Small-subunit ribosomal RNA, 5' domain from an uncultured prokaryote, 541 nucleotides, folded computationally.
Context: one part of a larger RNA
């Protein structure tokens, strides 16, 4: 110094911080969902009208709502905890003429015609369930085929610059080939149509294609940073070379084949430990030791193996398989994975709440209201830390009792108390009032864009939004009232005497004390140190 434990004690705040062990098992809630401005279809209870054989029907509204599907888009972020990893994993410096990139920005160009399905849904069935089947109906920014297209991709002819080996740019000529949804909200001036409304047009927003960009992510190199020679040889996809698959893309990355190569004493290979860095402790400094919380990265997600999807995954709360667990059953067959937040049993010296809330930041989605967020904001526990504060102040005796010594005079506790006068932090009690609120929405109003007083975006003014919170702060009342331990006194080491005890009880970090005068063991008294904390243990330096 510390993510500490342990013992004696514990007033109060204000920043921090807490499962280091079994990456052992999990009971329960929550931790990812949103969009109706892509799509179809669509309820009930209630209320209320109306028939009514008094059993009921029926219409309205509830509501285009709930719920559920089909698409989209996010479930690759964010949050855990470090088992593996001695490695291009990580740190740093490069380098891809060998690369990919959803959302976001900038530029260009463009959406033309059509087609069959298919959940939901009804019917009818399988099964105990989870869940499935068959058969008919129906949409779409869901899927397909056609067209159209470019400076896009592919063949190929020669061309001009330039480079870093394979080459790379840039313009051209041919010949293949490749896109989209004109869909949703709003608008009504102009046109078109028979008014209602529809289209044309306008405004947002979406969608293809190509280029640029920003951030992201992929691949490759130099050099860095443990331990072991009681580990000296190690290698067959091994090292290379041709051709091929593969991949966003080099490459033995993966196959055919063909050579026999590469690696070590400057430590291969093997064994042990070990997430790596900023950084943190130390230390005058060089250096030691370490990686908890924060932040950046990597890996991993019951264990092991795979891929599918998708711009991203081989995917922590998506799928398959296979193995242990652990639950459910009508024994045929299925369900589950807290190293998310709380919480719970176990091991263990030892580590919290089964809380509040989306108001603020920040993230999905959505034009927006807005749902979601155990991310995050906060609150609770705990003296684990580390900072601040307080337990009163001032006067008060040649000095009270009492205790302990005493050479019996006294000394000391000691201004310490009693007593007098004061003060009023923190706690109580009342009362009052901020920051953290920008935005978003509504409402006004200004130019701006437009045919337009819609819409859109900008600026001003105003009105709503606080979990924290009965909390912080300010004021105001009452009263010394509720708030001091814990270790040490032989030297190191600041502090000394009685009494017990008798190499015994015991002490104790190291020298060492104790066998009858113990300043070293016990107790009291006095003292010293630190102080709401004090030691004691442990681990660094």
């Nucleotide at each position: 110094a510390c993510g500490a434990a342990c013992g004696u004690u514990g007033g109060c705040g204000g920043c921090g911080u807490g499962g280091a062990u079994a990456a052992g098992g999990c009971a329960u809630g929550c931790a990812a969902g949103u969009c109706g401005a892509g799509c179809g279809a669509g309820a009930a209870a209630g209320c209320u009208c109306c028939c009514u054989u008094c059993g009921g029907g029926g219409g309205g509204u509830g509501a285009g709502u709930a719920c559920a599907g089909c698409g989209g888009c996010g479930g690759a972020c964010g949050g855990g905890g470090g088992a593996g990893u001695a490695a291009c994993a990580c740190g740093u410096a490069a380098u891809c003429a060998a690369g990919c990139u959803g959302c976001c920005c900038c530029c260009a160009a463009g959406a033309c015609c059509g087609g069959g399905a298919u959940a939901a849904c009804a019917g009818c069935g399988g099964g105990a369930a989870a869940c499935u089947g068959c058969u008919g109906c129906u949409a779409a920014u869901a899927c397909c085929g056609g067209a159209u297209g470019g400076u896009c991709c592919u063949g190929c002819c020669g061309g001009a610059c330039c480079g870093c080996a394979u080459g790379g740019u840039c313009a051209u000529a041919c010949a293949g080939g490749u896109a989209a949804a004109g869909g949703u909200a709003g608008g009504g001036a102009u046109c078109c149509u028979u008014u209602c409304g529809g289209g044309a047009c306008c405004u947002a927003c979406u969608c293809u294609u190509g280029g640029g960009g920003a951030g992201g992510c992929g691949a490759u190199u130099g050099c860095g940073g443990u331990u072991u020679a009681u580990c000296a040889g190690c290698u067959u996809g091994u090292u290379g070379g041709u051709g091929a698959g593969g991949u966003a893309a080099u490459g033995g990355c993966u196959c055919a084949c063909c050579a026999a190569g590469g690696c070590u004493a400057c430590g291969a290979c093997g064994g042990a430990u070990a997430g790596c860095a900023g950084g943190c402790c130390u230390g005058a400094g060089a250096g030691g030791g370490u990686g908890g919380c924060c932040u950046g990265u990597c890996a991993c997600a019951c264990u092991g193996g795979g891929a599918c999807u998708g711009a991203g995954a081989c995917a922590c709360u998506g799928c398959c398989c296979a193995g242990a667990c652990u639950c459910c059953u009508a024994c045929g067959g299925g369900a589950g994975g807290c190293u998310g937040c709380a919480g719970u049993c176990g091991a263990g010296a030892a580590u919290c709440u089964u809380c509040c809330g989306c108001a603020a930041u920040g993230g999905a989605c959505g034009a927006a209201a807005g749902u979601c967020u155990g991310a995050c904001g906060g609150a609770g526990c705990g003296a684990c830390g580390c900072c601040g504060c307080g337990u009163g102040g001032a006067g008060g005796a040649c000095g009270a009792a009492g205790g302990c010594a005493u050479u019996a005079g006294u000394g000391u506790u000691g201004u310490a108390a009693a007593c007098u006068c004061c003060u009023g932090u923190c706690a109580c009690g009342g009362a009052u009032u901020a920051u953290g609120a920008a935005u978003g929405c509504g409402u006004g109003u200004a130019a701006g864009u437009u045919a337009a007083u819609a819409g859109c975006g900008u600026g001003c003014g105003u009105g709503u939004u606080g979990a924290c919170g009965u909390a912080a702060g300010u004021c105001c009342g009452a009263g010394a009232g509720g708030a001091a331990g814990c270790a040490c006194c032989g030297g190191c080491u600041a502090a000394c005497u009685c009494u017990g005890u008798g190499c015994c009880a015991g002490c104790a970090g190291c020298c060492g004390c104790g066998g009858u005068a113990a300043u070293a063991c016990a107790g009291a008294g006095g003292g010293u140190g630190c102080a709401a904390a004090c030691g004691u243990u442990g681990u660094u330096c």
Record summary
The full RNA is in RNAcentral, with records from ENA.